[in-house]
Parts: sequence; structure tokens; C1' cells
RNA sequence: CCGUGCUAGGUGGGGCGCUAGGGGUGCCCUGUACCCGAAAUCCUCUUCAUGCGGGACCGAAUUCCCUGCCCGAGGGCCACCGGUUUUCGGGACGAGCGCUGGGCACGCGGUGAUGAAGGCCGGGUCCUACGCGGCGGUGCGCCGUGAACCGGGUCAGGUCCGGGAGGAAGCAGCCCUAAGCGGUACGCACCGGGCGCCGUAGGGGCGCCUGGCUGGAGCAGGCGACCCGGAACGCGCCGGGGGCCGGAGUUCGACGGCAGGGUGCACGG
Repeated sequence: CCGUGCUAGGUGGGGCGCUAGGGGUGCCCUGUACCCGAAAUCCUCUUCAUGCGGGACCGAAUUCCCUGCCCGAGGGCCACCGGUUUUCGGGACGAGCGCUGGGCACGCGGUGAUGAAGGCCGGGUCCUACGCGGCGGUGCGCCGUGAACCGGGUCAGGUCCGGGAGGAAGCAGCCCUAAGCGGUACGCACCGGGCGCCGUAGGGGCGCCUGGCUGGAGCAGGCGACCCGGAACGCGCCGGGGGCCGGAGUUCGACGGCAGGGUGCACGG
């Protein structure tokens, strides 16, 4: 130096959390990195703690181990700075925001030549009276029903009177009717009203709605701006606490990069 078989070692790392502490399970970052099993009132360990049990592969090097530096995903701390939000307390300015009364007509919007403001003439909405209609009540009409005998008619049978002709009373049945009872689609009368896109007449007219004629360019004031006021404590102001975001500081630091160093055993040639 070459070959074969082994062994140490490797097959991910980091932050947070948990813990007296280490590691793992958990959450997150990195980015590719064997498999199976158990692990949160948890599993396994004790400062040489950097996991436990079972298996697989690579294997002494570009692949394993160590040191230093750079970069830096991401996380932890944070008494500092800024922003934002929430909460507690205070104060009392009327400057501001927000709230609110009024003005103006600058901007936007609305409306107006399919004709604004203004002028003239009406109608409705409102009130009174009458009418009409409707609804309700009552009555009449009308319809139905309605009397064992003490209502009517007709009265079979039977009864009575009569010598007879004939006559009399009269039950049941049938028909009718009185009071009463019931109905009332329809007709009439009277009364009533929280009735009416009804009619006539009169009255009233602030507002609103609406029609016609005239007129010929504004009208109106919703939002904002501006002006004059008001109220109160929701902000704004002062002091304190909490949450979140960003920054500064500090700390750990994956991945990646650079430099340097370290690591065997046996056999054969």
C1' cells in the first nucleotide's frame, strides 16, 4: 500500500414547555432525516444524567468525533421607546373631537324648460243639516203550525124523535180558524249608530294633497365646510394597571459556509 472480516461510532439538530436537574413523549422552527413498541395526575435517568425496550443498515472516513470564526430561520427575557386597545381613579377648560339648537347657501347630492319661485281661480281632507244606501232592532204583511170535550164547517157509523115522509143532536175522520208558537229569502213602517272611495245644500279654511290658467329660473336644505349659541362628561388632559403589535437591548440558536485538528482491531498478500 491492497484485500477480507470486525469494533468504536453513525442513521438529524435546535427553541419553548415540563423537571431539583438531564433526556424523551407535547408545541414550534429547521428541512429530509432507518423501522417497531410504551410514555402527562407520563416514561427513563442522576451531573461522564444528552433517553428506555426490540430489530435493520452503514462503518474507520467527502460519510465518524472535536475546536474556533462567519451567517442566521425561529424562540426566550425585557425595568427602555413608539403605536393601539381595555380598565381604575382624578380634574373641569369650554379651545378641539363627539352630542345638540339656529344661521348661511361655499362644495357635493336632490329637484326644476316633461316648466321652479310668485300670482289668480277651483276641488279634496274638516263641521252641520237633509237625502240615499247599508247594518241592527221592533212591528205589520207573508209562510208554516196550531183546539180529546168546553171553536167553526162537513159529519160515515151509531143514537134520539116520528106511523111514515122526514127531522134533531153529534163522536171519530177530513177541511178551516182564534189566542199562542215558529220562520221571515221577499214587501212595508218606525227607531238606532264608533256605518259609507254615496249624493245635495250651507259653513270653514292653519296645514297637507290635488286640478286649471299665468309666469319664465329658480326651489329646497340631506351631508360636508363656515358662522353664532347650548349642554354635559363619551373622548381629548393628568396619574396607575392589563392585553396586543412594532422597535431597541440581551440571550439561545437550526440550516449553511470557512479554517484547523482527532479516531482503531484481527487475518492474508